[in-house]
RNA sequence: GUGGGGCGCACCUAGGGUUCCGCUCCGGAGGCCGGAGGCUGGUCCGAGAGGUGCAGGCGGUCGCCGGAGGGCGGCCGUUCCACGGCGGGAGAAAAGCCCGGGAGAC
Numbered sequence: 001g002u003g004g005g006g007c008g009c010a011c012c013u014a015g016g017g018u019u020c021c022g023c024u025c026c027g028g029a030g031g032c033c034g035g036a037g038g039c040u041g042g043u044c045c046g047a048g049a050g051g052u053g054c055a056g057g058c059g060g061u062c063g064c065c066g067g068a069g070g071g072c073g074g075c076c077g078u079u080c081c082a083c084g085g086c087g088g089g090a091g092a093a094a095a096g097c098c099c100g101g102g103a104g105a106c
Base pairs, nucleotide, nucleotide: 008054009053010052011051012050015045016044020042021041022039023037024036025035026034027033028032056079057078058077059076060075061074062073063072064071065070081101083104087099088098089097
């Protein structure tokens, strides 16, 4: 300097806004309706660098199948590290979501 892999899913949380519910205020009505307000919350969105679990990968071992290369399954082990904008995107809107393990820094 170049190439490949390491980057899966689910649930939850940090966090997020306001489509719906609720709440508050105002107005009109008396079965309720309308407007305004993110307002502790419920629904909702939600982490590569947060948590948990499952799957997958790799290694070992055992069993079964096969002439063999190998395939299937059980069990055990392992699956590291990670500073990070501005700006843009979204059929409610916003965000640690996506662009993005990006740009950049070391």
Description:
The prediction has a mean pLDDT of 81. A computed fold for a 106-nucleotide RNA from Acrocarpospora phusangensis, annotated as Guanidine-I riboswitch aptamer. The sequence was found by an Rfam model in a public genome assembly.